A computed fold for a 484-nucleotide part of an RNA from a metagenome, annotated as small-subunit ribosomal RNA, 3' major domain.
The prediction has a mean pLDDT of 81.
Its Rfam family is "Bacterial small subunit ribosomal RNA".
Context: one part of a larger RNA
């Protein structure tokens, strides 16, 4: 000066503690681990590897294993030499293909110097998902949105260095204020930026529909309910402003900063959310996204192609998804969303099928058409606590979809069959409001799909927090070290 301590102080965090719902037990789905293998490609390993890189392994991907091919080479550049040739096209044989070897048709351009353009021969190179993230950039994770980390110029110390940055208070904040050998700045902190919550002004289509008219249906008349028109008044869209700043009042405090309560007010003290990540820390992670130093292949470590593998299974761990039931499961009716995608696309009506799904072909590059019936909720009936109208797992079998091609290895429908499973030791994780729990919609990739995964929307909507003893992590300050 730092790290450090089962030293002290002083503070914060779903860190404890109060709550709630789970994970560990079970079946499934998935990721690693091991074993297995000709291959099970490679990479990530405490927290910060393990539904992770993969926002989509049947071929391809694909690196990996087999067996068959190829050597200027699947790709890029240049240098010679030859080329009315060659590639490609049509056709025959070999052959899983890849490609080999025949046979055929047409047959280069041009300013005629030579030059292009195409194969082919040789050489220079090309390739490498091959090592090395411990040679590297560039990105990223973690401390950690912790409040911290530093400068300059004066001071004091021989020097390392100190001070400022401590100290009294305060604050989510090195946030502010006071006092001080300090003064004064830089990166963070905030604020500026998107977004929701409130109002006002402009706009009025593909929204919108109160007033007004016009019709149609139904009535004894009306009420209503449907279509237009008018229309822009509401919603709603989408652009400009306002609004909140401890500004106002009372206490309080050191007359400050600030704290507490209170009016007003859609919103109060950072209003919810989000993006934003100071200086470094782990030689962290990536040479397999790309670049890139060294370095090792160069008839193979390069490169084409068929088939396997990457899905293998005594086992072990991780995250998930379904459940064990009556706050429920089956069967009828019956309401209310919001974000999103659509042209080799969304796909309406009507029709055929018990259902996946076919026919069909209107309409939409979309506030118009469409994916599209949101499910939980509500009403009504069963069921009566039982391995059950509970779970649904496994296996038949009959079909349907997308693809050259579902055997290894896809997903979906229907009948049927009906396995563990009765809330799960030790331990353990998440979460403080529209938050946790539940409920269904949607996109990305994608030919289809292993999605129960990943990113978003929206309805429903709780409990609890005495308080910091004590378990983790951090911040500031002392203060002990035989450690740096």
């Nucleotide at each position: 000066u730092g790290a450090c301590g089962g030293g002290g102080g002083c503070c914060c965090g779903c860190a404890c503690a109060a709550g709630c719902g789970g994970u560990g037990g079970a079946g499934c789905a998935u990721g690693u681990g091991g074993c297995u293998c000709a291959a099970u490609u490679c990479g990530a390993u405490g927290c910060a590897a393990c539904g992770c890189g993969a926002a989509g392994a049947a071929c391809c991907u694909u690196a990996c294993c087999u067996g068959g091919g190829u050597u200027u080479g699947a790709c890029a550049u240049g240098u010679g030499g030859c080329u009315g040739c060659a590639c490609g096209c049509c056709u025959g044989a070999a052959g899983a293909a890849a490609u080999u070897c025949g046979g055929g048709a047409a047959g280069c351009c041009u300013u005629c110097g030579a030059g292009g353009g195409u194969g082919c021969c040789a050489c220079a190179c090309a390739g490498g998902u091959g090592c090395u993230g411990c040679a590297u950039g560039g990105c990223u994770g973690u401390c950690g949105u912790c409040a911290g980390c530093u400068c300059g110029u004066g001071c004091c110390g021989u020097g390392a260095g100190g001070u400022g940055u401590u100290a009294g208070g305060u604050u989510a904040a090195g946030u502010c204020c006071u006092g001080c050998a300090a003064c004064g700045a830089g990166c963070g902190c905030a604020a500026c930026c998107c977004u929701u919550g409130u109002g006002a002004c402009u706009a009025g289509u593909u929204g919108c529909c109160a007033c007004u008219c016009u019709u149609g249906a139904u009535u004894a008349a009306a009420c209503u309910c449907g279509a237009g028109a008018c229309g822009c008044a509401c919603u709603c869209u989408a652009g400009u402003c306002a609004g909140a700043c401890u500004g106002c009042c009372u206490g309080u405090g050191a007359u400050a900063a600030g704290c507490a309560g209170g009016a007003g007010g859609a919103a109060g003290g950072u209003g919810g959310g989000g993006a934003u990540g100071a200086c470094g820390u782990c030689a962290a992670g990536u040479c397999a996204g790309u670049a890139u130093g060294g370095u090792c292949c160069u008839u193979a470590u390069a490169u084409c192609c068929a088939g396997g593998g990457c899905u293998g299974c005594a086992c072990a761990c991780g995250u998930g998804c379904u459940a064990c039931a009556a706050u429920g499961a089956u069967u009828g009716g019956u309401a209310c969303a919001g974000a999103g995608g659509g042209a080799a696309g969304c796909c309406a009506a009507a029709c055929c099928g018990c259902a996946a799904g076919g026919u069909g072909g209107a309409g939409c590059a979309a506030a118009u058409c469409u994916c599209a019936u949101a499910a939980a909720a509500c009403c009504a009936a069963u069921c009566u606590c039982a391995g059950u109208u509970c779970a649904g797992a496994u296996u038949g079998a009959a079909g349907g979809c997308u693809g050259c091609a579902a055997c290894u290895c896809g997903c979906c429908u229907u009948c049927a069959u009906g396995a563990a499973g009765c809330u799960g030791g030790a331990a353990u994780c998440g979460c403080u409001a529209g938050u946790a729990a539940u409920g269904g919609c949607g996109c990305a990739u994608c030919a289809g799909c292993u999605a129960c995964g990943g990113c978003g929307c929206c309805g429903u909507g709780a409990a609890u927090a005495c308080g910091u003893u004590c378990c983790c992590g951090g911040g500031c300050c002392u203060u002990g070290u035989a450690c740096a």